A computed fold for a 63-nucleotide RNA from a Fidelibacterota bacterium, annotated as Fluoride riboswitch aptamer (crcB RNA motif). The coordinates come from a structure-prediction model, not an experiment, and the mean pLDDT is 77.
RNA sequence: UCACCGUGCGGCGAUGGAGUUCGCCCGUAAGCGUCCGCAAGGACUAAUAACUCCUACCAAGAA
Numbered sequence: 001u002c003a004c005c006g007u008g009c010g011g012c013g014a015u016g017g018a019g020u021u022c023g024c025c026c027g028u029a030a031g032c033g034u035c036c037g038c039a040a041g042g043a044c045u046a047a048u049a050a051c052u053c054c055u056a057c058c059a060a061g062a063a
Base pairs, nucleotide, nucleotide: 010025011024012023013022016054017053018052019051020050021049033044034043035042036041
């Protein structure tokens, strides 16, 4: 200096926060939504990876 393995820490899972669980990544990483279109461009869903709660937003109803 390079490669591999282990451990600890860490990072990530399309829009915020918290808890729990799961999964992924080893930094040249995991991750950066869907549809139409050659491109340009246009249309659409969702605050979750999953569950629960809070906040924001949307729709309807009641007081």